[in-house]
Molecule: small-subunit ribosomal RNA
Organism: Candidatus Electrothrix marina
RNA sequence: UAACUGGAGAGUUUGAUCCUGGCUCAGAACGAACGCUGGCGGCGUGCUUAACACAUGCAAGUCGAACGAGAAAGUUUCUUCGGAAAUGAGUAAAGUGGCGCACGGGUGAGUAACGCGUAGAUAACCUGUCCAGGUGAUCGGGAUAGCCCUUCGAAAGGGGGAUUAAUACCGGAUACGCUGGUUGUUUUUAAGGGCAAUCAGGAAAGGCGGCCUCUAUUUAUAAGCUGUCGCAUUUGGAGGGGUCUGCGUACCAUUAGUUUGUUGGUGGGGUAAUGGCCUACCAAGACUACGAUGGUUAACGGGUCUGAGAGGAUGAUCCGUCACACUGGCACUGAAACACGGGCCAGACUCCUACGGGAGGCAGCAGUGAGGAAUAUUGCGCAAUGGGGGAAACCCUGACGCAGCGACGCCGCGUGGGUGAGGAAGGCUUUCGGGUCGUAAAACCCUGUCAGAUGGGAAGAAAUGCAUGAGAGUUAAUACCCCUCAUGUUUGACGGUACCAUCAAAGGAAGCACCGGCUAACUCCGUGCCAGCAGCCGCGGUAAUACGGAGGGUGCAAGCGUUGUUCGGAAUCACUGGGCGUAAAGGGCGCGCAGGCGGCUUGGCAAGUCAGAUGUGAAAGCCCACGGCUUAACCGUGGAAGUGCAUUUGAAACUGCCUGGCUUGAGUAUCAGAGGGGAAAGUGGAAUUCCCGGUGUAGAGGUGAAAUUCGUAGAUAUCGGGAGGAAUACCGGUGGCGAAGGCGACUUUCUGGCUGAAUACUGACGCUGAGGCGCGAAAGCGUGGGGAGCAAACAGGAUUAGAUACCCUGGUAGUCCACGCCGUAAACGAUGUCAACUAGAUGCAGGGGGUGUUGAUCCCCUCUGUGUCGCAGCUAACGCAUUAAGUUGACCGCCUGGGGAGUACGGUCGCAAGAUUAAAACUCAAAGGAAUUGACGGGGGCCCGCACAAGCGGUGGAGUAUGUGGUUUAAUUCGAUGCAACGCGAAGAACCUUACCUGGUCUUGACAUCCCGAAGACCUCCCGGAAACAGGAGGGUGCUCUCUUUGAGAGAAUUCGGUGACAGGUGCUGCAUGGCUGUCGUCAGCUCGUGUCGUGAGAUGUUGGGUUAAGUCCCGCAACGAGCGCAACCCUCGCCAUUAGUUGCCAGCAUUAAGUUGGGCACUCUAAUGGGACUGCCGGUGUCAAACCGGAGGAAGGCGGGGAUGACGUCAAGUCCUCAUGGCCUUUAUGACCAGGGCUACACACGUACUACAAUGGCCGGUACAACGGGCAGCCACUUCGCGAGAAGGCGCAAAUCCCUGAAAGCCGGUCUCAGUCCGGAUUGGAGUCUGCAACUCGACUCCAUGAAGUUGGAAUCGCUAGUAAUCGUGGAUCAGCAUGCCGCGGUGAAUACGUUCCCGGGCCUUGUACACACCGCCCGUCACACCACGGGAGUCGGUUGUACCAGAAGCGGUUGAGCCAACCUUCGGGAGGCAGGCCGCCAAGGUAUGGCUGGUAACUGGGGUGAAGUCGUAACAAGGUAGCCCUAGGGGAACCUGGGGCUGGAUCACCUCCUUU
Repeated sequence: UAACUGGAGAGUUUGAUCCUGGCUCAGAACGAACGCUGGCGGCGUGCUUAACACAUGCAAGUCGAACGAGAAAGUUUCUUCGGAAAUGAGUAAAGUGGCGCACGGGUGAGUAACGCGUAGAUAACCUGUCCAGGUGAUCGGGAUAGCCCUUCGAAAGGGGGAUUAAUACCGGAUACGCUGGUUGUUUUUAAGGGCAAUCAGGAAAGGCGGCCUCUAUUUAUAAGCUGUCGCAUUUGGAGGGGUCUGCGUACCAUUAGUUUGUUGGUGGGGUAAUGGCCUACCAAGACUACGAUGGUUAACGGGUCUGAGAGGAUGAUCCGUCACACUGGCACUGAAACACGGGCCAGACUCCUACGGGAGGCAGCAGUGAGGAAUAUUGCGCAAUGGGGGAAACCCUGACGCAGCGACGCCGCGUGGGUGAGGAAGGCUUUCGGGUCGUAAAACCCUGUCAGAUGGGAAGAAAUGCAUGAGAGUUAAUACCCCUCAUGUUUGACGGUACCAUCAAAGGAAGCACCGGCUAACUCCGUGCCAGCAGCCGCGGUAAUACGGAGGGUGCAAGCGUUGUUCGGAAUCACUGGGCGUAAAGGGCGCGCAGGCGGCUUGGCAAGUCAGAUGUGAAAGCCCACGGCUUAACCGUGGAAGUGCAUUUGAAACUGCCUGGCUUGAGUAUCAGAGGGGAAAGUGGAAUUCCCGGUGUAGAGGUGAAAUUCGUAGAUAUCGGGAGGAAUACCGGUGGCGAAGGCGACUUUCUGGCUGAAUACUGACGCUGAGGCGCGAAAGCGUGGGGAGCAAACAGGAUUAGAUACCCUGGUAGUCCACGCCGUAAACGAUGUCAACUAGAUGCAGGGGGUGUUGAUCCCCUCUGUGUCGCAGCUAACGCAUUAAGUUGACCGCCUGGGGAGUACGGUCGCAAGAUUAAAACUCAAAGGAAUUGACGGGGGCCCGCACAAGCGGUGGAGUAUGUGGUUUAAUUCGAUGCAACGCGAAGAACCUUACCUGGUCUUGACAUCCCGAAGACCUCCCGGAAACAGGAGGGUGCUCUCUUUGAGAGAAUUCGGUGACAGGUGCUGCAUGGCUGUCGUCAGCUCGUGUCGUGAGAUGUUGGGUUAAGUCCCGCAACGAGCGCAACCCUCGCCAUUAGUUGCCAGCAUUAAGUUGGGCACUCUAAUGGGACUGCCGGUGUCAAACCGGAGGAAGGCGGGGAUGACGUCAAGUCCUCAUGGCCUUUAUGACCAGGGCUACACACGUACUACAAUGGCCGGUACAACGGGCAGCCACUUCGCGAGAAGGCGCAAAUCCCUGAAAGCCGGUCUCAGUCCGGAUUGGAGUCUGCAACUCGACUCCAUGAAGUUGGAAUCGCUAGUAAUCGUGGAUCAGCAUGCCGCGGUGAAUACGUUCCCGGGCCUUGUACACACCGCCCGUCACACCACGGGAGUCGGUUGUACCAGAAGCGGUUGAGCCAACCUUCGGGAGGCAGGCCGCCAAGGUAUGGCUGGUAACUGGGGUGAAGUCGUAACAAGGUAGCCCUAGGGGAACCUGGGGCUGGAUCACCUCCUUU
């Protein structure tokens, strides 16, 4: 600063990340519909579907001032009552004639077109009415409708006769500047324009009003005059229309060729007019990749919606254009039509009918039916605006103005305002305290919008007409007429509406959706993967903010949600504004037509380009300003804009065109050079195989191991000779050549390309390249050869659960050659071609040059090619990086979510296989790339562990014990289930325990708290009963306190009865939990802060080199530190010292049977405090380190032995039956009590133990040495009895004092002598002991008798590395009693470890991954079942279209016209002219035949998709257990397997080459 004001994202792929990429959401809009709800008004708007069919009414008439004719009812008068007259009335109705009906209104079927839009052309045209101007308007004539008569027909409608008028019709005259011909002239198109001359041709109608100046006659009228309307002709105008042209205007190429009036010309016809518009002839053209032709869809524009814009979508209402009017065809009339409410014909449909015939066309306004999710009144009025007719009054007008219906949209208003805390009641919730609805309500005080009532009450009305008056014009005229002015009068559907005033009264007026995230808004109850929700992600399987209800909240509000559609977001088709190494995407490679793009320079032109001007871009709309309705929506006035098109005037830098030049792009010539470049012919050696011969003998061959196979008919091996085919070792190399595919012995011939150097020449000759053409591995195909080896198919042998495979033995196509096809590959650098620019370092190959040198080597520079590393930059990252994936330019190809699918159909190519081009339905919310952290690998490296190995002893076999499974049962209570359940919970089930079963009982309860009443603690006894329980009798009145102490009251504890709150539950959920525990694992790990790196997840630290038992320590290092773990600190054992000596000890002294006692505390021991061991010392190794090895000293040596101690976490591990606890369930029972039973069952299976199988032993006798512990309802000495278990007495001891308590193996002696035994002890019989209320189910022990299996244990499997294993006894907890179990204690006391290849487990680093519920993972295909869409399909039914032929209504044109006819002419005969009729041509419907395209349907069939835990296998992901994949061929239930060639998008190990660093 009039008309510049503007661009937001989110959810969802993953364990997490970045990217790619789709899906979804938030916004706006609508002619909308549906659900719930609904107070008022204004302004708009309302069949989007069936251009389906329509009942009824209305929508186009008008003019008597063009014409003739002309009622009736009613009323009045008269009457001879039959009627007549007047009026109605020159009215109604009808006819002739004029104008209108081509406007207005509706609809969008058709149309992809000059249809529409825009800009032009018409010198190729028309124009009724209207306006301006000129001229004229003369003389005559014959009919006809109506009316009347008659006649046919059911009707609609006709036929005949008579009469009549006109502004109806006809003839003559006249006529221009009109029309036509000819000639001349002029003009930008040379004509169909203008002008001039000349010849020919063509007109008419009157109506109404007035007057008497002139003429005629008597007023008055006629001729006349005059006004007005009309008529004819002509010139121009305005407005309208016709035609033509440039440009623009949908999709499909799976539509590529189309066309015969087709393209052009000449003559003719036709039209208002150009033109193949039509016709005859001539020519053979015309359109098309800048998309013809064909198909599908569609009225177009102004505009509308959206968007920042560019765009995208759309074409309701309003305006402009077009097209259509039941369907198809046709013309007539007219200024204009091939005509919505005109005509004819054909067709379909509906209606009337007397069956002979007729009638009709709402896509006008209302309305009806139908269709549909869905769209209104059979309204009022011509008052306004506009239209038709008329001179006018006026008439007509479903145009229009209004009203009605619909929240369909936009806009506005209201449903009240203030005060009000006892924060009422009530609802919801609660941790029970409260919180919240909530100042909300009530209550008090106000206001009065809307609606209601009453009253008043506009604007829209200005004209026209009429009346009066005045003025001007015309005229002979003061008349008439016309114009102007003034006054008066006349007209309102809406509608008593807008608006105003008064009255009463908070009174009548709030809903809808949502509340997991996106997205504002949270709790309770119900439900329990059910019912349901869902826009996407996703909720729901018993604590759902996601379902349903409620309370509360959020958002909008007379509406709110849902659905549908469009744009946006979506930069997700990218012009603005995207990409193609690995995500989708570079053509397999080249040559090259069209096309696109193109080096330096001179001059010109002005097409592109730029600037100015002019015209146009309708109005409405958008935008701006101002204004009018109370505001707004809405409306008015003016402006701006309309980025476009056309014309015109300039500029000349750039592009273009023309022209002249240049050399740097490109090319040519000369010399030199390298090479597996290509084609053909020939030649060689090694090897395999085969054949012949020799030697020679039993095997050979093959494999993980075997077998098939070959061999005594002589193989394999070996020697010699020969045949034949294929391939060319070494050289050989990220070396060379080629466009790619590809190319490898040697020689010759022919031939393409490349490189270097120096000069000369041409002078932009260039780059790219849609179509096109050519080349194009392997496999495959055809024909003919060839065939040694190899080898799909096939056969056999193995392997295996199977093995259509991997392995083996054979073996055919093929592999080779010639000729011809095929045309595809992971045809890859997954990277199109060309050009320019942008740090370097280094290797290889081929040239050239320079310094120096005799020369070679070396060194330096440079060109070309080919590798590696690396900066900037780029990239999602990985990576690329002068050979770009960097920065730019030119051109081509390609992509747009995954699957379906590179498939179907169609086309093209091919002998075939097949190739190429290439969809859709349907389905999913992902598919994918790179990188990260884990986990995993039948990947790699390093390391550890009784992990293996080396040893010792076991288990698995027997019997028994014990636990578990299973089975059984009324019950066999429950839990624990790989390691990490199974002598586990249970450190001890006869009752109890006990949770289980049967039976008998109780219901405020066995247990807790509160309240009321009574009693009184309590003890003893009897009866019933299995007991619980029930009944009864007796004894006894307690403790504390107060008072009026005879006594009464209160309280505490206890018992009984009652009431209800509640108790109770070993009922469920360990997947709601706490706590505790197991396990990986006493493994060495797990993390953090700061910093740094990375877009990020994350990384670094924690990796690396050493070392350790150890993330233990050292060194190095973008890391520096720290925490939890390790270690240490703690306990115990081992040595010593100090302190202290009773219940312990006794060296020396005394004493005794005895450390018994005195004495002593040195020793042992006890139990407290200390010391000691730290790689401290020495040597060596090692990085001057950490550390390791060896040694010394030492009781002990490198962590001295043992214990306690268990990081972050994993296993939804275990436990609701230890305890605690949420939720649920139960409450005369799932609670409680009692008796009995069960947990102890028994065909069987498993685990853990004990005892054995014997002589390293059993038995008998004698004899020696412990430690840890325990003890009063206890341990029990000692004595007696018993064979014994034990019993009866009874000392001591609450414990270094007494007791348990004799330890046993051992040692000594004896016996047994290898046997089912003098082994072994199960089982059974008998007799007992003890505990206990009670040993039947169901205890332990003793004695006598009995004397089972078992002779060392299959596959498999366990423990242990030193005071350990093995073996021997012993103590304790639990406990009335009951251990072979468990937890401890000591005695005796070994063997072996080379070592880390392998098994198992673990740690670190690295690698691959399609896994992340993490390999117990993921995942592929067939088959079976269900559903869905699609392809093929003998056919069948439609639609549409082509071709050929038939047919031919109406109409038009032509021709004929013997029949017929008023106007004109006539010599009256007729002629001119015309009509009917006939024929011909064109032609719609229709028919026949045959094609194309397209759709529906179909027995059957094919694959595809989706589905709950179906079947078969295991193909892929790790080296996925045969690396995978691509093309191709064969085979197979299936994934797949095999052959040939190719790729790395293959792991691992070794080697080679190259690079980097030193």